This is a predicted structure of a 173-nucleotide RNA (FMN riboswitch aptamer (RFN element)). It was read from a public genome assembly, where an Rfam model found it. It matches the Rfam family "FMN riboswitch aptamer (RFN element)". Rfam describes the family as follows. The RFN element is a highly conserved domain that is found frequently in the 5'-untranslated regions of prokaryotic mRNAs that encode for flavin mononucleotide (FMN) biosynthesis and transport proteins. Its family is annotated with FMN binding in the Gene Ontology.
């Protein structure tokens, strides 16, 4: 380092400011914000490396040429690590359905838990380059349910779930 189980934590941000109104953190104008994984020509750091180069120095008769080694620097190369996308591929969450359990009920009444299907927003253009929906610039777009003046951002199911991380413990190799 890898299997397989088990266990722990850990796992979402954001309304400031003006308008209009009897009320809007919801409209309107302006501003803020982006879950997990993968991809990424981004950064930064490094092990060996060519190549230049400053300095020390060995030797060659030798302050100028050449050179063995050592430090040091700048510029690439094959790697490692970290990072790097709200719009790109995969996924969660939230909805909608079927099926199965235990409970429950007069009832296919509920309510949970469990496997499954389906749903699931939203980017161009312009630069650079061999090569970018990823880098620069620049304009845009995009965001679930239930409340409530109409809500990505308030409240509420949610002190919940989950995609995942990391750790630690057994085991097998």
């Nucleotide at each position: 380092g890898u299997u397989a189980u088990u266990c722990u934590u850990u796992g979402g941000g954001g309304c400031g400011g003006g308008g209009u109104g009897c009320a809007a953190u919801u409209c309107c104008c302006c501003a803020c914000c982006g879950g997990c994984a993968g991809u990424g020509a981004u950064u930064g750091c490094u092990u060996c490396u060519g190549c230049g180069u400053g300095c020390a120095g060995c030797u060659g008769u030798a302050u100028u040429c050449a050179u063995a080694u050592g430090c040091g620097u700048g510029c690439g190369g094959c790697g490692g690590c970290a990072u790097a996308a709200g719009u790109c591929u995969g996924c969660g969450a939230c909805g909608a359905g079927a099926g199965g359990g235990c409970g429950u009920u007069u009832a296919u009444u509920c309510u949970u838990c469990c496997u499954u299907u389906c749903c699931c927003g939203a980017u161009u253009c312009g630069g650079u380059g061999a090569a970018a929906u990823u880098c620069c610039g620049a304009a845009a777009c995009c965001g679930a349910c239930g409340g409530u003046a109409u809500a990505g951002u308030c409240c509420g199911g949610a002190u919940g779930g989950u995609a995942a991380a990391a750790g630690a413990a057994u085991u097998a190799u």